About this RNA: Large-subunit ribosomal RNA, domain VI from Hyphomicrobium sp., 253 nucleotides, folded computationally. Model confidence (mean pLDDT): 89 of 100. Its Rfam family is "Bacterial large subunit ribosomal RNA". Its family is annotated with ribosome and structural constituent of ribosome in the Gene Ontology.

Context: one part of a larger RNA
RNA sequence: UGUAGGAGAAUUGAGAGGAUCUGACUCUAGUACGAGAGGACCGAGUUGGACGCACCUCUGGUGGACCUGUUGUCGUGCCAACGGCACAGCAGGGUAGCUAUGUGCGGACGGGAUAACCGCUGAAGGCAUCUAAGCGGGAAACCCACCUCGAAACAAGUUCUCCCUUGAGAGCCGUGGAAGACCACCACGUUGAUAGGCCGGGUGUGGAAGCGCUGCAAGGCGUGUAGCUUACCGGUACUAAUAGCUCGAUCGA
Numbered sequence: 001u002g003u004a005g006g007a008g009a010a011u012u013g014a015g016a017g018g019a020u021c022u023g024a025c026u027c028u029a030g031u032a033c034g035a036g037a038g039g040a041c042c043g044a045g046u047u048g049g050a051c052g053c054a055c056c057u058c059u060g061g062u063g064g065a066c067c068u069g070u071u072g073u074c075g076u077g078c079c080a081a082c083g084g085c086a087c088a089g090c091a092g093g094g095u096a097g098c099u100a101u102g103u104g105c106g107g108a109c110g111g112g113a114u115a116a117c118c119g120c121u122g123a124a125g126g127c128a129u130c131u132a133a134g135c136g137g138g139a140a141a142c143c144c145a146c147c148u149c150g151a152a153a154c155a156a157g158u159u160c161u162c163c164c165u166u167g168a169g170a171g172c173c174g175u176g177g178a179a180g181a182c183c184a185c186c187a188c189g190u191u192g193a194u195a196g197g198c199c200g201g202g203u204g205u206g207g208a209a210g211c212g213c214u215g216c217a218a219g220g221c222g223u224g225u226a227g228c229u230u231a232c233c234g235g236u237a238c239u240a241a242u243a244g245c246u247c248g249a250u251c252g253a
Stems, first nucleotide, its partner, number of pairs: 001152001005163007015149004021049007033038001051106005059100004066093005071086006110144003117137004164252001169247004173189005194240003197236005204228002210223005
């Protein structure tokens, strides 16, 4: 842009892609078989490997706007308390997110038509013959079944609801996002919880500063599971989404 008005939803499935793996053990059963040694088919169950998809509760990793310890030096006049720089100065932990080595799930069941092959009936050819007519069985392969996409499937499909020159609806603009290179997509724009702030909670760190007590001092103890706390979960209009502009069908040739 199209799908001969517009919007929102629900669908059909032409077609396309993915997946398709396999071990061991137990029971059946020390049975059938076999002189014995040994040792099944069929069937039922358990548990793995590799692979794939999803996820972050658990176990871990990362986590340079979180917390703590600490060295050197400079600064805030000094003490104390802090800040800058030194690979993030170094070191110990760690939320969200993203992750695997972590967790969950998957291959199935079944049907159709078949391959080699095994058969039934059966002539040509009084017999025989699975085949010539006819009819069965039979594989991880094929078609369906399972998962995903899918009406630009231009034969552009179908269904429902609503709306329209009294302007339907869409875009621009703004606040953002487990959406994203841009675009797109999704949420929201005061009739508002979209983001920030603030408040509460959670989580992490691990016991703040100040003051008091104690020790000659380094320090310790108390106040006190303290203080601080990013991306998490809620709440709350304090801030910013104001105002507005553009396109747009003669009710649909």